Molecule: transfer RNA
Organism: Tissierellia bacterium
RNA sequence: CGGGAUGUAGCCCAGUCAGGUAGGGCACAAGUCUGGGGGACUUGGGGUCGCUGGUUCGAAUCCAGUCAUCCCGA
Numbered sequence: 001c002g003g004g005a006u007g008u009a010g011c012c013c014a015g016u017c018a019g020g021u022a023g024g025g026c027a028c029a030a031g032u033c034u035g036g037g038g039g040a041c042u043u044g045g046g047g048u049c050g051c052u053g054g055u056u057c058g059a060a061u062c063c064a065g066u067c068a069u070c071c072c073g074a
Base pairs, nucleotide, nucleotide: 001073002072003071004070005069006068007067010026011025012024013023020057028044029043030042031041032040033039050066051065052064053063054062
């Protein structure tokens, strides 16, 4: 320098192909059960998708640029 993969909640991931209200598990908070601990169950809070711009009525998703990490090549 060229090519590719990944980036979504505190952590690990799904959703992207085919645009239409952002989800799951763990963790966290509250409540109930339990003599307590541990554990089980119920409920709840938390992100607008690495960043910037564009297309569109509407973008995590499409397009352009860019950043970080990893892989391959030179």